Predicted 3D model of a 1538-nucleotide RNA (small-subunit ribosomal RNA) from a soil metagenome. Rfam family: Bacterial small subunit ribosomal RNA.
RNA sequence: AGAGUUUGAUCCUGGCUCAGAAUCAACGCUGGCGGCGUGCCUCAGACAUGCAAGUCGAACGCGAAAGUCCCCUUCGGGGGACAAGUAGAGUGGCGUCCGGGUGAGUAACACGUAGGUAAUCUACCUUCGGGUGGGGAAUAACGCAGGGAAACUUGCGCUAAUACCGCAUAAUGCAGCGGCACCACAUGGUGACAGUUGUUAAAGCGGGGGAUUUUCGAACCUCGCGCCUGAAGAGGAGCCUGCGGCAGAUUAGCUAGUUGGUAGGGUAACGGCUUACCAAGGCGACGAUCUGUAGCCGGCCUGAGAGGGCGGUCGGCCACACUGACACUGACAUACGGGUCAGACUCCUACGGGAGGCAGCAGUCGGGAAUUUUGGGCAAUGGGCGAAAGCCUGACCCAGCAACGCCGCGUGAAGGAUGAAAUCCCUCGGGAUGUAAACUUCGCAAGAAUAGGAAGAAUUAGUAGGGGCUAAUACCCCCUAUGAUGACGGUACUAUUUGUAAGCUCCGGCUAACUCCGUGCCAGCAGCCGCGGUAAUACGGGGGGAGCAAGCGUUGUUCGGAUUUACUGGGCGUAAAGGGCGCGUAGGCGGCCACUGCAAGUCAGUUGUGAAAUCUCCGGGCUUAACUCGGAAAGGUCAACUGAUACUGCAGGGCUAGAGUGCAGAAGGGGCAACUGGAAUUCUCGGUGUAGCGGUGAAAUGCGUAGAUAUCGAGAGGAACACCUGCGGCGAAGGCGGGUUGCUGGGCUGACACUGACGCUGAGGCGCGAAAGCCAGGGGAGCGAACGGGAUUAGAUACCCCGGUAGUCCUGGCCUUAAACGAUGGAUGCUUGGUGUCUGGAGUUUUAUAGUCUCCGGGUGCCGCAGCUAACGCGUUAAGCAUCCCGCCUGGGGAGUACGGUCGCAAGACUGAAACUCAAAGGAAUUGACGGGGACCCGCACAAGCGGUGGAGCAUGUGGUUCAAUUCGACGCAACGCGAAGAACCUUACCUGGGUUGGAACCCUCCAGAAGUCCGCAGAGAUGUGGAUGUGCCCGCAAGGGAAUUGGAUGUCCAGGUGCUGCAUGGCUGUCGUCAGCUCGUGUCGUGAGAUGUUGGGUUAAGUCCCGCAACGAGCGCAACCCUUAUCAAUAGUUGCUACCGGUUCGGCCGAGCACUCUAUUGAGACUGCCGUUGACAAAACGGAGGAAGGUGGGGAUGACGUCAAGUCCUCAUGGCCUUUAUGUCCAGGGCUACACACGUGCUACAAUGGCAAGUACAAAGCGCUGCAAACUCGCGAGAGGGAGCCAAUCGCAAAAAGCUUGUCUCAGUUCGGAUUGGAGUCUGCAACUCGACUCCAUGAAGCUGGAAUCGCUAGUAAUCGCAGAUCAGCACGCUGCGGUGAAUACGUUCCCGGGUCUUGUACACACCGCCCGUCACAUCACGAAAGUGGGUUGUACUAGAAGUCGUCAAGCCAACCGCAAGGAGGCAGACGCCCACGGUAUGAUCCAUGAUUGGGGUGAAGUCGUAACAAGGUAGCUGUAGGAGAACCUGUGGCUG
Repeated sequence: AGAGUUUGAUCCUGGCUCAGAAUCAACGCUGGCGGCGUGCCUCAGACAUGCAAGUCGAACGCGAAAGUCCCCUUCGGGGGACAAGUAGAGUGGCGUCCGGGUGAGUAACACGUAGGUAAUCUACCUUCGGGUGGGGAAUAACGCAGGGAAACUUGCGCUAAUACCGCAUAAUGCAGCGGCACCACAUGGUGACAGUUGUUAAAGCGGGGGAUUUUCGAACCUCGCGCCUGAAGAGGAGCCUGCGGCAGAUUAGCUAGUUGGUAGGGUAACGGCUUACCAAGGCGACGAUCUGUAGCCGGCCUGAGAGGGCGGUCGGCCACACUGACACUGACAUACGGGUCAGACUCCUACGGGAGGCAGCAGUCGGGAAUUUUGGGCAAUGGGCGAAAGCCUGACCCAGCAACGCCGCGUGAAGGAUGAAAUCCCUCGGGAUGUAAACUUCGCAAGAAUAGGAAGAAUUAGUAGGGGCUAAUACCCCCUAUGAUGACGGUACUAUUUGUAAGCUCCGGCUAACUCCGUGCCAGCAGCCGCGGUAAUACGGGGGGAGCAAGCGUUGUUCGGAUUUACUGGGCGUAAAGGGCGCGUAGGCGGCCACUGCAAGUCAGUUGUGAAAUCUCCGGGCUUAACUCGGAAAGGUCAACUGAUACUGCAGGGCUAGAGUGCAGAAGGGGCAACUGGAAUUCUCGGUGUAGCGGUGAAAUGCGUAGAUAUCGAGAGGAACACCUGCGGCGAAGGCGGGUUGCUGGGCUGACACUGACGCUGAGGCGCGAAAGCCAGGGGAGCGAACGGGAUUAGAUACCCCGGUAGUCCUGGCCUUAAACGAUGGAUGCUUGGUGUCUGGAGUUUUAUAGUCUCCGGGUGCCGCAGCUAACGCGUUAAGCAUCCCGCCUGGGGAGUACGGUCGCAAGACUGAAACUCAAAGGAAUUGACGGGGACCCGCACAAGCGGUGGAGCAUGUGGUUCAAUUCGACGCAACGCGAAGAACCUUACCUGGGUUGGAACCCUCCAGAAGUCCGCAGAGAUGUGGAUGUGCCCGCAAGGGAAUUGGAUGUCCAGGUGCUGCAUGGCUGUCGUCAGCUCGUGUCGUGAGAUGUUGGGUUAAGUCCCGCAACGAGCGCAACCCUUAUCAAUAGUUGCUACCGGUUCGGCCGAGCACUCUAUUGAGACUGCCGUUGACAAAACGGAGGAAGGUGGGGAUGACGUCAAGUCCUCAUGGCCUUUAUGUCCAGGGCUACACACGUGCUACAAUGGCAAGUACAAAGCGCUGCAAACUCGCGAGAGGGAGCCAAUCGCAAAAAGCUUGUCUCAGUUCGGAUUGGAGUCUGCAACUCGACUCCAUGAAGCUGGAAUCGCUAGUAAUCGCAGAUCAGCACGCUGCGGUGAAUACGUUCCCGGGUCUUGUACACACCGCCCGUCACAUCACGAAAGUGGGUUGUACUAGAAGUCGUCAAGCCAACCGCAAGGAGGCAGACGCCCACGGUAUGAUCCAUGAUUGGGGUGAAGUCGUAACAAGGUAGCUGUAGGAGAACCUGUGGCUG
């Protein structure tokens, strides 16, 4: 510090997601140790049990027991002493208000910060002054007697005090009065005058003791503690104030003790704190009130910072203690472990009544994803009491549990290659785990054993000594020495011996790390993008690797990245975003002067404060670190004081440049009102006139013989104003257009005068505001939602047509919205220019007008510098550079919807969410593709022609069906007489059945025999089985061995597969298309994708060529080079040819010849080369000459970059998968030839341009030895016999046919047509039954020119005629070639199809077979409405009234004081009153939940209906409004161009 994700690609906008850090965490897997921390975030839910606040005998009165000892005894026991003035309870004092817990409530002076208290209090502690005299009456404990289950309680009686009550004394206390000084913010405060008057207090206990007294206790003295009073301090507390820190305006008004005053009361104290009376105030847009949420802070986390989030542990403050209310006591409480009452809950109960409050520490249940031991100790620190010892202390210190966090350590280190074994991968060679292991040397946390063993412990208690104080050796204080006391804990640590310990996540990109197997859109993964449909680096496993490590991942949350709320630090023409426009309130901002003053902002300095801890820095201590100790620094929008005065502000003075007023002009559809004009439409009346008119793509509805349309004249009425009219004018916008008049607003120019900042903007507010719409009254010609009819259509609730109502018009009143747009808020200043136009002014020229030219203003357009912009574009009329003010935006959808509110007669407008859902939605530009967009061009593309197909029969292929099988593939063009150039067996892959299993082949080993040839038997055959014959080559006498070869057997690696995948592939092929295109290098332009070149002007069959040009060149294509054909020449003449000569059987047959034809090799020839015209002087085109051929002469081969996951695994090759006694292989038979049907491609026909019969003529190109086969003979014929000749320019196939000549048929289902069927044959072949071809005789079907539709062809072509070949034993209507005869037509490019180039639009990019909208149906999710229902909170009114304070009364009761007494003072019970908690009734508000039914919305796999939008999307779209309609939508009206 960034990255991924919208697109085919690009730039931008914009959201989503990731990498980081953190955590009171939880979950999964795993887990060695130690240190330091942390540990109910949820139910402020309920709690068993134990403990958490007591202490003091030196305040006081009582006062045991067990046990031991002694005595007595009736042996039951009794008494005494010690225990012991102990335990214990009680009175009294102090403490319990601290410490500890929790965060429910609280939006508040609760908290923080800075102040005030002149409006206050303060126990214990410290300092200082003064004092502590003398009396009295009770009461608990206790005793006796009762009540009660218990808790507890009643009566009588005794008693003490530092308990209680009077009296005395008393001040610098308090109160009143008097004047003085100082201070002060108003009330006032402080000080002195020891001014004066009144008034208020106390308690004793302990130690010691020289003298005196003595009841021996003491008095007294002294010391200490205590007590009272006053002053001050410290610390603490109360109250008040400024400022600060939160969400909602879909909460805008709130308030009756409310705001203030006077008086009384109350408090420690000010105060409506409270009461009475008086006044009517107080708060609020700088957000009152209401609602929601929340303890606040130091700080913690994050961040570069500014900020954002949090407030657990530690520290400060606050609040609370089962819920609510209340007071008492007290220095302090409205009191966590006190009280009273009410309520809920739990427990006990003898049913009468009682008891309780863990949000203290442990612990239990519950809730929850989740949070510990019913531990030890007061040794330390701190607290309470005490004179002290000491006691108490779940505060605290420790230990336990938990990887919950942070920090540290360890699980070994060095050497060690044959790179061991094993596992994984493999191209089978090897590679990886890997120096890793083994092995050698060295070393060692934890634990165990043994031995030792802390610090934490002291200015302590005590003891001794010394000093001080004192009358004193008491007491007290100081110094020195000594000095018991440790929960943790025999722990840390040390030494010796022994000895143990690695996992988790990830490996497609982001993001470090790759392979094999399994799986097969399944199982699963996933933070985002996305993986998985048979070769998954993405799932699961293995191997390997990467990262972190006693942890690692996941999930949740926070900040960051996010400049994605923008103060730092964003935007608003088109991405989200400028208010429809103006006037103007508050507010914000504001000209000049060296002007004067003040000092609020601002700046500087000083002081105070900002607790400690934390953070930072510097040091110190634990072996280090975490942790901790010490020091420093830092931290505020703070407060006070002093100073400065440039700027802002405030006050004053002045100026004229901003703004305004006056004067003189000119322009204008600016506004309102009245009057008025002509043209046109329609209607009415009259005339002329006759059959149509009207309307459309074409029609029809409609009008018309009752006289329309047309035409002439007259009249009526309403609405709108042609030409002028112009990117011209005016207005703030909406908007404004015949003419005249009246009234009226604004802007501009000119020259002066005046005012003197009077200005700009503008939240709320007020006004204006197209069209549609609404209300009332008029008006109504034309047009025209709705509606009716006619068409179109699959339908047509539309587009088109005929009608037509609201409305459109006027007056008055509403509505207040538009693409209300320049999609651009207003104001001011600054910043190169050019060129139009409207309107003023000045100058120049002109005799003058007009006009020209130059300049100064104000408007309105275009083009463009710089600059800006994502780009498009903007560009002095800014979207440039700046300032001020307002409005608005923050991903898409849900939605401008719901709810609430305001406005409206209504329609509706304004304001305006959420749940849920997606990873995009979007802007500009680029390249393509597409368009029922445009321009240009081409093609048998259309047109013009000729002939077909589609109808019939047959052939053939396909689909379908059938079947045991009908093997498989090919499916628009570009599958379908295609693979197949030939299925009876074979082929053959299919089916049925029968066999076979290392196989047909290679290799190794073994055996046998050469090889081979022949014959049987069984069987459908494969096959099985038997026999005969035969011996070769080399060595060797022989036996035997060897080589080659054959057969058999064994065996492993294997063979085999027309099994699957053409969507894993190679190769080959089809197609666009023989279309003219497709690219590259360098340069240039652009942020970029890309562009340029390749576009443009011409031309061509052509990106062919020329010219131009920020391009210059080049490559693959085009063309040419190749073959063939057309002409000629040379060469060569056999098997070819025959002009001349000769012969002849008359046949180039022979001699002869090579001239010609021909053959087959080499050449020539054609290049727009020549001439003319046109053209840019070019390229080229047109015409002509010559020529066999003329503008690529004809034909062929040749197929650019690419497209279609096109076709082929069944030609071949090949990865992977599958199979291996079978999916291999062999054999027989069957099938591929089936047949209600449909389609494609063909053949033959339907006849007279013909059929039949007879005669007769002319080819080319091929093929032939397993062959072609002549002559001749036989057969009606297919053919048979026969075999000459020929390895072929020699012989053969071989007859060419149409044609021509003659005859016949005469328009018929025929002498057309030949299907079908019967019979008889021929040939091939092992074999023609399923299932061949051909022949003859007989039979003689459909068919009389073919609907919609559709195909081929532009010249030697179509059409027509035959011939040959491949395959092949046989089989051809197919295919491939060959020649014969031989046309018609093309005006032309509007249209159909396909293609090319340029341009345009696009919401398409799988690219129009695209994209996409809405209803309906189904499933599911969240939300709204709803008769209501249930609950929470809360307002108002009334009711009720426990406890309690206060007040009144107090007849009943009472110790202290007064009084001899009666009685009084005083107090109490009790009663009443005010206030008031829980509660009740009624009626509102608000929130939540739920609700039959209902409404729209989101999502979902390939559902239904249409086709609205994107292209001119087939009616341009969008828009406000109104009506209509299954639905998208349609129509009217006005607006916009997106």

RNAcentral holds the sequence, with entries from SILVA.